[in-house]
Molecule: SAM riboswitch aptamer (S box leader)
Organism: Peribacillus psychrosaccharolyticus ATCC 23296
RNA sequence: GUCUUAUCAAGAGAGGUGGAGGGAACUGGCCCUAUGAAACCCGGCAGCCGCUGACAUAAUGUCAGAAUGGUGCCAAUUCCAGCGGAGCAUAUGCUCUGAAAGAUAAGUG
Repeated sequence: GUCUUAUCAAGAGAGGUGGAGGGAACUGGCCCUAUGAAACCCGGCAGCCGCUGACAUAAUGUCAGAAUGGUGCCAAUUCCAGCGGAGCAUAUGCUCUGAAAGAUAAGUG
C1' cells in the first nucleotide's frame, strides 16, 4: 500500500522545552492560537487486540475491571458543509438520514 469487518454524540493536564502556526487533503465556512500554535518530553484517557473477574452459551456473548503488554487517542460530532433522499420554512435557511472521503483497530495477498 490492497481488500474485508467493526467503531467514530463518551473520555483525557491552568506541567516542562519550544517558538508560529494549527483544526487530514481541496473549496467554502467556522474556530483555536503570544492568557502562547506545531513538534518533543512528562502526564493522562480507555476505543480495538490481549489480560482479569462475574454471568449466560451450541458456537460464543454480555457486563465489570486494571493499564503491566500491542496500538491508538487527549478543543469543538471525524468542528461543519461540499453527492443523494425526506421533512419543515421561504429569501434560499433549518432538521433528519444514506453515501463518499477520512481516522483507528483487527484480520488479509